[in-house]
A computed fold for a 73-nucleotide RNA from a Gemmatimonadaceae bacterium, annotated as transfer RNA.
The coordinates come from a structure-prediction model, not an experiment, and the mean pLDDT is 82.
RNA sequence: GGGGCGGUAGCUCAGUUGGUAGAGCGCUUGAAUGGCAUUCAAGAGGUCUGGGGUUCGAUCCCCCAUCGCUCCA
Numbered sequence: 001g002g003g004g005c006g007g008u009a010g011c012u013c014a015g016u017u018g019g020u021a022g023a024g025c026g027c028u029u030g031a032a033u034g035g036c037a038u039u040c041a042a043g044a045g046g047u048c049u050g051g052g053g054u055u056c057g058a059u060c061c062c063c064c065a066u067c068g069c070u071c072c073a
Stems, first nucleotide, its partner, number of pairs: 001072007010025004019056001027043006049065005
């Protein structure tokens, strides 16, 4: 320098004909227990890496940038 894959909640990751973003673990509150652990219920937590474009509408499609992994040189 070129190719491929990836960046979504604190962490690990889902998310297809483009239509108001989810799970597990963790966190907070409540209940059960004498207490811890545990179980159950409820809740908080997101500019979907950044910018631009297409579209009535973009996590999703197109372009550029940036970061990580990987392959080639």
It matches the Rfam family "tRNA". Rfam links the family to the GO term triplet codon-amino acid adaptor activity. The RNAcentral record of the sequence draws on ENA. The organism belongs to Gemmatimonadaceae, within Bacteria.